Molecule: c-di-GMP-I riboswitch aptamer
Organism: Candidatus Izimoplasma sp. HR1
RNA sequence: UAAAAUCAAAGGCAAACCAUUCCGAAAGGGUGGGACGCAAAGAUAUAGGGCUUACUUUUUUAGAUGCUUGCUAUAUCUGCAUAA
Repeated sequence: UAAAAUCAAAGGCAAACCAUUCCGAAAGGGUGGGACGCAAAGAUAUAGGGCUUACUUUUUUAGAUGCUUGCUAUAUCUGCAUAA
């Protein structure tokens, strides 16, 4: 100096829940509070799983063009730090 792992420090994100004269048919998302957790709980792409039912349909049934990435997996790009 570089890499890996662990630990620490400075920071980052923000579950449940609450509020909302915000968006939406709904699922869900936004905003504010909040903090269960996360070393990528940053971004993108692909495949799968799950949720909803406006629309379509055989309107009893089924199907996403909607949602979920803090559901799973794969791949790529990017980012912080070092007491021993």